[in-house]
Context: one part of a larger RNA
RNA sequence: CAAUCAUUAAGGAACUCGGCAAAAUGACUCCGUAACUUCGGGAGAAGGUUGGCCAUUUCUUCUAAUUAAUAUUAGCAAAGAAAAAGGAGGCAUAGAAUGGUGUUGUACGACUGUUUAAUUAAAACAAAGCACUUUGCAUAAGAUGAUAAAUCUAAGUAUUGAGUGUGAUGUCUGCCCUAUAUCGGCCGGUUAACGACUAUGUGUUUAAAUGUAAAUUUAGAUAUUAAAGGAACCCCCGAUCAAUGGCGGCCUUAUACCUGAGGGUCUUAAGGUAGCGGAAUACCUUGGCCGUUAAAUGCGGUCUUUGCAUGAAUGAUGUAACGAUACAACAGCUGUCUCAAUGAUUGGCUUA
Numbered sequence: 001c002a003a004u005c006a007u008u009a010a011g012g013a014a015c016u017c018g019g020c021a022a023a024a025u026g027a028c029u030c031c032g033u034a035a036c037u038u039c040g041g042g043a044g045a046a047g048g049u050u051g052g053c054c055a056u057u058u059c060u061u062c063u064a065a066u067u068a069a070u071a072u073u074a075g076c077a078a079a080g081a082a083a084a085a086g087g088a089g090g091c092a093u094a095g096a097a098u099g100g101u102g103u104u105g106u107a108c109g110a111c112u113g114u115u116u117a118a119u120u121a122a123a124a125c126a127a128a129g130c131a132c133u134u135u136g137c138a139u140a141a142g143a144u145g146a147u148a149a150a151u152c153u154a155a156g157u158a159u160u161g162a163g164u165g166u167g168a169u170g171u172c173u174g175c176c177c178u179a180u181a182u183c184g185g186c187c188g189g190u191u192a193a194c195g196a197c198u199a200u201g202u203g204u205u206u207a208a209a210u211g212u213a214a215a216u217u218u219a220g221a222u223a224u225u226a227a228a229g230g231a232a233c234c235c236c237c238g239a240u241c242a243a244u245g246g247c248g249g250c251c252u253u254a255u256a257c258c259u260g261a262g263g264g265u266c267u268u269a270a271g272g273u274a275g276c277g278g279a280a281u282a283c284c285u286u287g288g289c290c291g292u293u294a295a296a297u298g299c300g301g302u303c304u305u306u307g308c309a310u311g312a313a314u315g316a317u318g319u320a321a322c323g324a325u326a327c328a329a330c331a332g333c334u335g336u337c338u339c340a341a342u343g344a345u346u347g348g349c350u351u352a
Base pairs, nucleotide, nucleotide: 001347002346003345004344005343006342007341008340010338011337014336019333030048031047036041038168053087054086056083057082058081059080060079061078062075063074064073065072089093101331102330103329104328105327106326107325108323109322113125114124129166130165131164132163133162134161142152143151144150170317171316172315174247175246176245179244180243181240182239183238184237185236188235189234194229198226201224202223203222204221205220206219207218208217209216210215248266249265250264251263252262275310276307287303288302289301290300291299292298
C1' cells in the first nucleotide's frame, strides 16, 4: 500500500446518476391491525408485549369411593396449560448460530410461469379469457415427404382439429368497402390450348408439260397468313374492417369584449365518436397552476374547444392482488458522507 473483517465522538444521505455498499429489522407467545377489494384478500399490514432459573396456586388427563347419572371427595405417576404477584445471579435470560426493514404515490404488465448458457430477466414471450377465419371426413382442413408411398393431425369428428389477432376480470369497442385482400355472383367483354399433322390466301423456289414470249397447269420443297367458336383469371356486380388499412380544409357569425351553438363554400370512401391527454406518445417546453422542499429540468394532482404527431382487440379506459420491473417521497438505520481514526488477518514492500 492492497484485499477481507471489527469498532467509532457529534451529525445522520449533507455522499452519489441513484441510499450503490453497509447498517438496521428478524424466530416464538399474547394483543392489535387502515384505505381499498374481484369479499378470497390486503395481513406477519402497521404498531406494541412476554420470556431463562427458584418458589406459589389452579386446571386438564388416570384410578378409587359416593351418586340413578353428572357433580363432589381422596390418591398416585407423568406430561401439558394458565394465573398472579415475589426472589436470586449476571454486562447480557429468543444469553450462540440461523432467522422479514417498513410505509405512501405513480407508470407498465392482471397473476404463477418463460427468455438472450458466457454483457440486457424486462414493460419482451407465454398465459386463461375474447374474437375472427377455416375444416362434413370411403384422402377433413393443415403439416412433412422425390410431383411418391406413407406419416402426424387421429385410432380424433364441428362443444373436434388447424390458422390468425388480442391478452384475467369490470365499463366499452364509434364512422369508412374508395384502394389492397378475401369470399360470393355472373347478362356481357377479353382470352390459352384446341379449332389447325394444315381449311383459305400469299411470297420464293425445283421438276415436267404447253407456249415465240409473258405466263399457265400439274407434282413437290420452303417461308408465311391464320376465321367463327372456345374455360378460369382479369374487367364487371355485390358482401366483409376483432381483414391490410384510413378517419379534412377555408371563410363568416349572437351580447361591450371573448367564444362560436349556427351559416356559406371546396372536397372525401369516411372526415376521429366514447374515452384519455406535456402521456413510456407534447416539437415549441424546464407549458400554466397547486402540493411535496429553505431551495425541485424531479414526482403527484389539475388545466387542455389549440393533441408538432392520442384514440378504441395494430385494442381504449379503470382496476383488488402480484413484481429480484421503472420513477418519486417518508420513517427507521447507519463511516455513503462532513473527515477520518484505530485494531485484526492475509498478501505485497523495506530493513536485518

About this RNA
RNAcentral holds the full RNA, with entries from SILVA. Large-subunit ribosomal RNA, domain IV from a fermentation metagenome, 352 nucleotides, folded computationally. Rfam family: Bacterial large subunit ribosomal RNA. For this family Rfam cites "Crystal structure of the ribosome at 5.5 A resolution" (Yusupov et al., Science, 2001). The prediction has a mean pLDDT of 81.